[in-house]
RNA sequence: GGCCCCAUCUUCUAACGGUUAGGAAAUCGGGUUUUCAUCCCGGCAAUAGGAGUUCGAUUCUCCUUGGGGUCA
Numbered sequence: 001g002g003c004c005c006c007a008u009c010u011u012c013u014a015a016c017g018g019u020u021a022g023g024a025a026a027u028c029g030g031g032u033u034u035u036c037a038u039c040c041c042g043g044c045a046a047u048a049g050g051a052g053u054u055c056g057a058u059u060c061u062c063c064u065u066g067g068g069g070u071c072a
Stems, first nucleotide, its partner, number of pairs: 001071007010025004018055001027043005048064005
């Protein structure tokens, strides 16, 4: 340098082009308990960046950035 794959809350991970972007762990608040742990209820928090297609994009296309694989 060529080609291929990946990028979603703090972490892990879902999501036919029409979802209030869901779940688990973590964290915070409350309940239970003499206290802690366990358990129960609730909260917070995300689509790498930029363009395009579309009535509508996390999803499709292009470019950039970062990571991985492969060929030389």
The RNA shown here (transfer RNA) has 72 nucleotides and comes from a Patescibacteria group bacterium. Rfam family: tRNA. By type it is a transfer RNA. Its mean pLDDT, the model's own confidence on a scale to 100, is 81.